[in-house]
Context: one part of a larger RNA
């Protein structure tokens, strides 16, 4: 000199301007709200509504497809984590194109009603009931199998109809994910030997696939000074910053991959998980209790304590985008749009222009003539960015109508008045900018060198004066 998620000090807080970022520290503990909910066009029933019926509305159950996404965080991993470049032995709801089905029959079980038990969570019994929930029995240009035999699917539902959807079973394709290599990926040898499911085959298993994955035997193999192994550290990368590059330094926000969800551990369900807002189990805290059982996990959003130099609101709206569900109005969205708070960065704009010497008063120096601040003020005169004070007001809305959270905002106008708006650090050299008074190795100063012991250009204060500027300067950092 540049850089920064920066803090701190004085200082501005004018335009609350535009666009961004905003727990870097304890993956610490967490009050209280909300973040995943839908669907009655699958479904039996039950309430509201009416004097009645019907239309219609609402729902705790069954039942479905979603909740593996979105949204955070980086603890953990030196790894096929992750980047790049290839592979073959695989899976794939939803969605696209393409062929072809859906005939015929049954028993339950939830809600319900009766009724037990618990203080509660919540559990058990008796009876009944419906489906796009369960099962059988036929039927299949697939599967599976050397062949023969055999074994395996499906469901309705909307509407007056026309049709419209929705199920099964094949094929093939987008887009997604297992998988296996070659190559890159920090430090230590004051760490030198590691390694028995260890390396490899056979034989059985498993798996969506390949594979000691896993087992029974067999063999003795296999890494390793081109640094195994062990030990620290450390989430990768696009990118970021420095630099002319070479190269170093970094991995906040965006984006891509990984990994995690109060500690460890398992599996269920599922087309996908070993599932942040699901289950069991232990453990540690934390709460409730009738002591006999229980509830709970913000590293979702906003809060709240705590650490810490050091980081926001317990606001708003689904209008827009985008996801879940739904035939579809619609619902849901702390995703995400906006607002708030911070000068935390950044770009911009402004604190007025132009005239104006008696060089005024006044401070400071002084050789006492004078000089300097200083065309600065004053004053005359224009203008109104912005500021106040009214009126008009979008676009984003995709559409034939409706539909705007932001937002009486942006923008446009009308009146008003110079009216509302400058500071920090510096001044021996490096370094741009110099007297005075005052202090007297004192009180200070300082990034190096060094200043200060009676005339200090280095302290301190004043008076100019320089440098940046709504910021400055001072600390940490990398280059």
């Nucleotide at each position: 000199g540049a850089u920064u998620g920066a803090a701190c000090u004085c200082a501005u807080c004018c335009u609350u301007g535009g666009c961004c970022u905003g727990c870097u520290u304890a993956a610490c503990a967490c009050a209280u709200g909300c973040a995943a909910g839908u669907c009655a066009a699958a479904u039996a029933g039950g309430a509201a509504g009416u004097g009645g019926u019907g239309u219609u509305u609402c729902c705790a159950g069954u039942g479905g497809a979603g909740g593996a996404u979105g949204g955070g965080u980086g603890a953990g991993u030196a790894a096929c984590g992750c980047g790049u470049a290839a592979g073959a032995a695989c899976c794939u709801a939803c969605c696209c194109u393409u062929g072809g089905u859906a005939g015929g029959g049954g028993a339950a079980c939830a809600a319900c009603a009766g009724g037990u038990g618990g203080a509660a969570a919540c559990a058990g019994c008796u009876g009944c009931u419906a489906a796009u929930a369960c099962c059988c029995c036929a039927u299949a240009g697939g599967a599976u199998g050397a062949g023969g035999a055999g074994u395996a699917a499906a469901a309705g539902g909307a509407g007056g109809a026309a049709u419209c959807u929705u199920c099964c079973c094949g094929a093939g394709g987008a887009g997604g994910g297992g998988c296996u290599u070659g190559u890159g990926u920090c430090u230590g040898a004051u760490u030198a030997g590691a390694u028995a499911g260890u390396u490899g085959g056979u034989g059985a298993g498993g798996a969506a696939a390949u594979a000691g994955c896993u087992u029974a035997c067999c063999a003795a193999g296999c890494c390793a000074g081109u640094g195994a192994g062990c030990a620290g550290u450390a989430g990768c990368u696009g990118g970021u910053u420095c630099g002319a590059g070479a190269g170093g330094a970094u991995g906040a926000u965006c984006a891509g991959c990984c990994a995690c969800a109060c500690u460890g551990g398992g599996a269920c369900u599922g087309a996908g998980a070993c599932a942040c807002g699901g289950c069991c189990c232990a453990g540690a805290c934390u709460u409730c209790u009738a002591u006999g059982a229980g509830a709970g996990g913000u590293a979702g959003u906003a809060g709240u304590g705590g650490g810490g130099a050091a980081c926001u609101u317990u606001c708003u709206g689904c209008a827009a985008u985008g996801c879940a569900c739904a035939a579809a109005a619609g619902c849901c969205u702390g995703a995400c749009g906006a607002a708030g708070c911070a000068a935390u960065g950044u770009c911009g704009u402004g604190u007025g222009g132009a005239g104006g010497u008696a060089g005024a008063a006044g401070g400071c120096c002084c050789a006492c003539u004078g000089g300097u601040c200083g065309u600065g003020a004053a004053u005359u005169u224009c203008u109104u960015u912005u500021c106040c004070c009214g009126g008009a007001g979008a676009a984003g809305a995709a559409u034939a109508a409706a539909u705007g959270a932001u937002g009486a905002u942006a923008u446009c106008u009308g009146g008003g008045g110079a009216a509302u708006a400058a500071g920090c650090c510096u001044c021996a050299g490096c370094u741009a900018a110099c007297u005075c008074u005052a202090u007297g190795c004192c009180a200070g100063c300082a990034g190096c060198c060094g200043c200060g012991g009676u005339a200090a250009g280095a302290c301190a204060a004043a008076g100019g004066a320089u440098g940046c500027a709504a910021g400055c300067g001072u600390u940490a950092u990398c280059u």
Description: The part of an RNA shown here (small-subunit ribosomal RNA, 5' domain) has 479 nucleotides and comes from Viscum album. Taxonomically the source falls in Viscum (Eukaryota, Viridiplantae, Streptophyta, Euphyllophyta). It matches the Rfam family "Bacterial small subunit ribosomal RNA". Gene Ontology terms of the family: structural constituent of ribosome and ribosome.